[in-house]
RNA sequence: GCCUCAGUGGUCUAGUGGAUAAGAUGCCUGCCCGGAAAGCGGGCGAUCCAGGUUCGAUCCCUGGCUGAGGUG
Numbered sequence: 001g002c003c004u005c006a007g008u009g010g011u012c013u014a015g016u017g018g019a020u021a022a023g024a025u026g027c028c029u030g031c032c033c034g035g036a037a038a039g040c041g042g043g044c045g046a047u048c049c050a051g052g053u054u055c056g057a058u059c060c061c062u063g064g065c066u067g068a069g070g071u072g
Stems, first nucleotide, its partner, number of pairs: 001071007010025004018055001026044006048064005
C1' cells in the first nucleotide's frame, strides 16, 4: 500500500429500516442492619465523525478516523 472485519453509557454485550435504543456491571440514592456486606427499590449515563439514500437511518451506501486480522 491492498483486502476483510469491527466501532452503541465508565466497562462488557444486545438490537439491524418505524421501540421510550434493551440487559449486565459501575456510580448516586432509599429500604434493610447495631454498623457494613449481601439482598430489594429508585435514579444517572451511549449509537466514532461527515455526507448521501429514504416519508423515516443505530441499521443501507460513500468518504474519513481508530482498532483487530490477513497479504505484498
Predicted 3D model of a 72-nucleotide RNA (transfer RNA) from Pogonomyrmex barbatus. The prediction has a mean pLDDT of 81. NCBI's taxonomy places the organism under Eukaryota, Metazoa, Arthropoda, Endopterygota, Pogonomyrmex. It matches the Rfam family "tRNA". It is annotated as a transfer RNA.